Predicted 3D model of a 346-nucleotide part of an RNA (small-subunit ribosomal RNA, central domain) from an uncultured bacterium.
[in-house]
Context: one part of a larger RNA
RNA sequence: CUGGGUAUAAAGGGUGCGUAGGCUGGUCGGAACGUCAGAGGUUAAAGACUGCAGCUUAACUGCAGGGUUGCCUUUGAAACGGCUGAUCUUGAAUAUGAGAGAGGAUGAUAGAAUUCCUGGUGUAGCGGUGAAAUGCGUAGAUAUCAGGAGGAAUACCAGUGGCGAAGGCGGUCAUCUGGCUCAUAAUUGACGUUGAGGCACGAAAGCGUGGGUAGCGAACAGGAUUAGAUACCCUGGUAGUCCACGCCCUAAACGAUGUAUGCUUGGUGUUGGUAAUUAAUUAUCAGUGCCGAAGGAAAUCUAUUAAGCAUACCACCUGGGGAGUACGAUCGCAAGUUUGAAACUC
Numbered sequence: 001c002u003g004g005g006u007a008u009a010a011a012g013g014g015u016g017c018g019u020a021g022g023c024u025g026g027u028c029g030g031a032a033c034g035u036c037a038g039a040g041g042u043u044a045a046a047g048a049c050u051g052c053a054g055c056u057u058a059a060c061u062g063c064a065g066g067g068u069u070g071c072c073u074u075u076g077a078a079a080c081g082g083c084u085g086a087u088c089u090u091g092a093a094u095a096u097g098a099g100a101g102a103g104g105a106u107g108a109u110a111g112a113a114u115u116c117c118u119g120g121u122g123u124a125g126c127g128g129u130g131a132a133a134u135g136c137g138u139a140g141a142u143a144u145c146a147g148g149a150g151g152a153a154u155a156c157c158a159g160u161g162g163c164g165a166a167g168g169c170g171g172u173c174a175u176c177u178g179g180c181u182c183a184u185a186a187u188u189g190a191c192g193u194u195g196a197g198g199c200a201c202g203a204a205a206g207c208g209u210g211g212g213u214a215g216c217g218a219a220c221a222g223g224a225u226u227a228g229a230u231a232c233c234c235u236g237g238u239a240g241u242c243c244a245c246g247c248c249c250u251a252a253a254c255g256a257u258g259u260a261u262g263c264u265u266g267g268u269g270u271u272g273g274u275a276a277u278u279a280a281u282u283a284u285c286a287g288u289g290c291c292g293a294a295g296g297a298a299a300u301c302u303a304u305u306a307a308g309c310a311u312a313c314c315a316c317c318u319g320g321g322g323a324g325u326a327c328g329a330u331c332g333c334a335a336g337u338u339u340g341a342a343a344c345u346c
Stems, first nucleotide, its partner, number of pairs: 004317003007300002012314001014201004021194003025088006033081002035077008049065006091191001092188003095184005103177007110154001115149007125136002162169002206247006215241002220236004258313006266291011295302002319346003328339002331336001
């Protein structure tokens, strides 16, 4: 280089937007860059190849011929790709009218519960466990009633229900705001797709500054258990968990399945539209599940939400360990991230 692959064997980037680049709908015309055909020139000699010849043969040498992928000139062809001029509407976008939603941001607010404080009632236990003890309690606890404070989270509804690119999103109300679906087929007329770099977002934990701290709770302390128990269990409890701003940039960031488009028997639920129907229901579009046909697959399984049949582009893999280590670079306040070997060994 030609390959083969990426759900689970090594392998899909955490996700999106998008630059360069790659790829790219229908019809008609033009030109002729790629492309194809003819002719001419050039493509040194030697070597190589074919034939013949000369040294007794061979090596070697000589002669002749073919060829010399290429480049240039010229004459043509116009299917395909590119360029260019028109045009079309199915891809894409817009408009108009409807619709659903825990999509995002900010502010306000509600009720239940835990804890704490104050007061009343009340008296000896409470709490906890496999059993206990540490702990709390006669300075009046636990229980119960009333009042108050504060923080965090929103029972039921709730659903293989919904929304979001992913991470993720759940009381209620208001304001601002993103996307999506359906119907009409009115407008534009290929405006598309993918996307190296780049930019943005990115759970939890962690970091910085300032607040906040009810519950929970790494670390830590004590009590148990045990041969030991730096654990599992219990009583406490600091960071943290919460808020604002700024970082970090990683996850089994998973559907372990990149994005886009087209095609390929069906059945049955469910969410949101639309149409028809007297209704039941049926049809259709967009999602979301289950079961299964052909096909695929090593099997498990998958199967119109493909892992089937194809096309385009990107990313990644190439035996195990050494190792996601060393070194260098890069980003970061740090923790560390990203990139990423080799010797050696089996």

The prediction has a mean pLDDT of 87.
Rfam family: Bacterial small subunit ribosomal RNA.
The RNAcentral record of the full RNA draws on ENA and SILVA.